[in-house]
RNA sequence: CGUGCAGUGGCGAAGCGGCCUAACGCACCGGUCUCAUAAGCCGGCAAUCGAUGGUUCGAAUCCAUCCUGCACGA
Numbered sequence: 001c002g003u004g005c006a007g008u009g010g011c012g013a014a015g016c017g018g019c020c021u022a023a024c025g026c027a028c029c030g031g032u033c034u035c036a037u038a039a040g041c042c043g044g045c046a047a048u049c050g051a052u053g054g055u056u057c058g059a060a061u062c063c064a065u066c067c068u069g070c071a072c073g074a
Stems, first nucleotide, its partner, number of pairs: 001073007010026003018057001028044005050066005
């Protein structure tokens, strides 16, 4: 320098144009249960989706540039 892949709550992760202001698991908070703790059960908090711009009636999803990480090639 070039090419490819990835970037979504505190962490992991689904989604691939409208039913998604976004599932699920873990964590966290409250309740229940217990002598107590854990487990179980019930409820709740938390992401406008790496950034900016564009396309569209509508974007996490498509396009462009940039940033970060990983891999490969020079």
The prediction has a mean pLDDT of 82. A computed fold for a 74-nucleotide RNA from a Steroidobacteraceae bacterium, annotated as transfer RNA. The sequence is in RNAcentral, with records from ENA and MGnify. Its Rfam family is "tRNA". Rfam links the family to the GO term triplet codon-amino acid adaptor activity. About the family: Transfer RNA (tRNA) molecules are approximately 80 nucleotides in length. By type it is a transfer RNA.